[in-house]
RNA sequence: GGCUCAUCCAGAGGGGUAGAGGGACCGGCCCGACGACACCCCGGCAACCGGCGGCCCGCCGCACGCGGCAGGCAAGACCGGUGCCAAUUCCGACCCGCGAGCCCGCGGGGAAGAUGAGGA
Numbered sequence: 001g002g003c004u005c006a007u008c009c010a011g012a013g014g015g016g017u018a019g020a021g022g023g024a025c026c027g028g029c030c031c032g033a034c035g036a037c038a039c040c041c042c043g044g045c046a047a048c049c050g051g052c053g054g055c056c057c058g059c060c061g062c063a064c065g066c067g068g069c070a071g072g073c074a075a076g077a078c079c080g081g082u083g084c085c086a087a088u089u090c091c092g093a094c095c096c097g098c099g100a101g102c103c104c105g106c107g108g109g110g111a112a113g114a115u116g117a118g119g120a
Base pairs, nucleotide, nucleotide: 003118004117005116006115007114008113013042014041015040016039017038021031022030023029026092027091028090043085044084045083048081049080050079051078052076054073055072056071058069059068060067061066089112094109095108096107097106098105099104
């Protein structure tokens, strides 16, 4: 880099360095010298993966103390691997439906992207 699956309207900021663009791409609209973006430190959010803990149901075994297996639920955030901390993935773009007179609104789907897990 490409493939598969899941999720993406919730949540979470301080300091330092540095100095001009940044929000993936196009359009819009925003953020930005009252210092954005990026990097570093600290803090936090979340719960995708592994471990550990809790509750429930079932089956099996039992020396009746409990143990094992399978499934489900909630969430703890303790350990490890990631992720994230402006705006819904900031909104739209392509297709369909509804409504209204336009290129608008609402709803659904897709594309693209991000993150995680898996596999070649």
Predicted 3D model of a 120-nucleotide RNA (SAM riboswitch aptamer (S box leader)) from Actinomycetospora sp. TBRC 11914. It matches the Rfam family "SAM riboswitch aptamer (S box leader)". Rfam's curators write: The SAM riboswitch is found upstream of a number of genes which code for proteins involved in methionine or cysteine biosynthesis in Gram-positive bacteria. Gene Ontology term of the family: regulation of gene expression. The prediction has a mean pLDDT of 77. It was read from a public genome assembly, where an Rfam model found it.